[in-house]
Context: one part of a larger RNA
RNA sequence: GCAAGCUUAGGGAAUUCGGCAAAAUAGCCCCGUAACUUCGGGAGAAGGGGUCUCAGCGCUUGUAAUCUUAAGAUUGUGAGUGCUGGGCGCAGUGACAAGGGGAACCGGACUGUUUAAUUAAAACAUAGCUGAUUGCAAAUUGGAAACGACUAGUACAAUCGGCGACGCCUGUCCAGUGCCAGUAUCUGAAAGCCCGGUCCAACGGGUCCAAGGACUGGUUAACGACGGAGGUAACUAUGACCUUCUUAUGGUAGCGCAAUGCCUUGCCAUUUAAUUGAUGGCUUUGCCAAUGGCGUAACUAGAUUCCCACUGUCCCAAGCUUGAACCCU
Repeated sequence: GCAAGCUUAGGGAAUUCGGCAAAAUAGCCCCGUAACUUCGGGAGAAGGGGUCUCAGCGCUUGUAAUCUUAAGAUUGUGAGUGCUGGGCGCAGUGACAAGGGGAACCGGACUGUUUAAUUAAAACAUAGCUGAUUGCAAAUUGGAAACGACUAGUACAAUCGGCGACGCCUGUCCAGUGCCAGUAUCUGAAAGCCCGGUCCAACGGGUCCAAGGACUGGUUAACGACGGAGGUAACUAUGACCUUCUUAUGGUAGCGCAAUGCCUUGCCAUUUAAUUGAUGGCUUUGCCAAUGGCGUAACUAGAUUCCCACUGUCCCAAGCUUGAACCCU
């Protein structure tokens, strides 16, 4: 020097990407307990006090004897629970065992599941919401078929998608693509039929004509999409308003520098002595409504920031124990 431990004056996160690691808290009893809330919770919130032993005195109760009509009383012996006074120690859950707490914010509602051996999560699932298909010899599905699964089921069912508790909601667009329905007419292969082809045939022409397409409608919790220019109010600025081009419709509500913003360390405020951080606000170009939008109590080995407590993380190191090395033999 290494591994595993123990202790450390004063300071107390100055360390570090980050309190990583360690310390601190801890059981039981009593008091007490906020915002918020889906009224269940939050909650062991937080924050205080007690805890050993001896003696005395109560209260509740089991049991035995005696007295007593009964209720009960006395004595003995157990269990539980209190009050008062004393004793010892630095320390009384004396060792072991045994929550650190609080505030804000993001994601996912929750319990659950997952990359056996680098990822446990914000991923998957979920209840719930919603769309599509299907009337049973069903739809879907395994198989070449026979025959099976779903199904001892029958639309309050089964199968296939999407979103994902709950609350408030889910705007506009069917022009494109897809799907569904219709279709007077047009198109539309082979076969069939008719004609031609020197007789046969190849072949050619015509007729008929399925699906599909054209065409006409519908459909977005189907795939998806959701503009530009110019002018305008009595300082300026802004533009409720007007004009114009254009589209199928021109992004509504809500949110917003965000797990999404390049510029960007945006601007303002709070926090700090100082903040590319965090939170709140602003926001003309950012997100955007079941590819769900915005909120949300509870929960979380999830991401981020701050505060209290605590500490060898650090200032700044020191000492000790055990072991493995190492050195000598």
The prediction has a mean pLDDT of 83. The part of an RNA shown here (large-subunit ribosomal RNA, domain IV) has 329 nucleotides and comes from a Candidatus Tiddalikarchaeaceae archaeon. The RNAcentral record of the full RNA draws on ENA. NCBI's taxonomy places the organism under Archaea, Nanobdellota, Candidatus Nanoarchaeia, Candidatus Tiddalikarchaeales, Candidatus Tiddalikarchaeaceae. It matches the Rfam family "Archaeal large subunit ribosomal RNA". On this family, see Yusupov et al., Science 2001: "Crystal structure of the ribosome at 5.5 A resolution".